Background: The RNA shown here (SAM riboswitch aptamer (S box leader)) has 100 nucleotides and comes from a soil metagenome. The coordinates come from a structure-prediction model, not an experiment, and the mean pLDDT is 81. Of the family's consensus pairs, 94% are formed in the model.
RNA sequence: CUUAUCAAGAGAGGUGGAGGGUCUGGGCCCUAUGAAACCCGGCAACCGGCAAAUGCUAUGGUGCCAAUUCCUGCAGGAUUUUAUUAUCCUGAAAGAUGAG
Numbered sequence: 001c002u003u004a005u006c007a008a009g010a011g012a013g014g015u016g017g018a019g020g021g022u023c024u025g026g027g028c029c030c031u032a033u034g035a036a037a038c039c040c041g042g043c044a045a046c047c048g049g050c051a052a053a054u055g056c057u058a059u060g061g062u063g064c065c066a067a068u069u070c071c072u073g074c075a076g077g078a079u080u081u082u083a084u085u086a087u088c089c090u091g092a093a094a095g096a097u098g099a100g
Stems, first nucleotide, its partner, number of pairs: 001100006011040001013039003019030003025072003041065003046061002048057004069094001074091006
């Protein structure tokens, strides 16, 4: 850079000790009834493997295990408000993961 997916799923265990939601702004949350990290455990079929429209498979290569990619940040639209208010929809951007 290209491409696919992102509304599902996953512990009331051990160690550990204060932070975390991976960048930034604004929100909003989680956390001592214990954060991160590590171990164990689990989820999942992207690659792989097996049969081959489709399906099966977690022994191999990744990935993942609060909240939709937690929400929003740009553009367009619908309804609504006294309002530059509120709710919602679509797309983009950004990001995450896999494959190339």